[in-house]
């Protein structure tokens, strides 16, 4: 350099055009003598970036940006 694949909360991961799901964290409660555990409940992502498509885009299209694989 070619191909290809992937980017979504602080981290890790779902969505097959139609409010963005969960698990670990965190906060706040309960319980406890204080913690851990465990129970209820709260924040928290304009989905890598800019453009088309489309009534409607994380999804699909194009170009750039990063990562990983692979082939020379």
């Nucleotide at each position: 350099g070619g191909u290809c694949a992937c980017g979504u909360g602080g981290c890790c991961c779902a969505a097959u055009g139609g409010c963005a799901a969960g698990g670990c964290g965190u906060c706040u409660g309960a319980c406890u003598a204080c913690g851990a555990a465990u129970c209820a409940g709260a924040a928290g992502a304009u989905c890598g970036c800019a453009g088309g498509u489309u009534c409607g885009a994380a999804u699909c299209c194009u170009g750039c940006c990063g990562u990983g694989a692979u082939c020379a």
Molecule: transfer RNA
Organism: Westerdykella ornata